A computed fold for a 72-nucleotide RNA from Vicugna pacos, annotated as transfer RNA.
Lineage of the source: Eukaryota > Gnathostomata > Tetrapoda > Amniota > Vicugna.

[in-house]
RNA sequence: AGCGGGAGGGCUCAGUGGUAGAGCGCAUGCCUAGCAAGCAUGAGGUCCUGGGUUCAAUCCCCAGUACCGUCA
Numbered sequence: 001a002g003c004g005g006g007a008g009g010g011c012u013c014a015g016u017g018g019u020a021g022a023g024c025g026c027a028u029g030c031c032u033a034g035c036a037a038g039c040a041u042g043a044g045g046u047c048c049u050g051g052g053u054u055c056a057a058u059c060c061c062c063a064g065u066a067c068c069g070u071c072a
Base pairs, nucleotide, nucleotide: 002070003069004068005067007065010024011023012022013021018055026042027041028040029039030038048064049063050062051061052060
């Protein structure tokens, strides 16, 4: 080089063509003498980049980038 995989909140991941969610973490409040745990609420994401298809793309197609695996 070839082949395959995945790229998404701080981390690990789900998701489906119709304006993105969970767990952990973080913040605030309740509780406590205080902390932890628990309960409630909230913040946090140009869904890797560019193009295409579509009324509509995180999702489908093409190319690229970085990463992982595999073969020689």

Its Rfam family is "tRNA". RNAcentral holds the sequence, with entries from Rfam.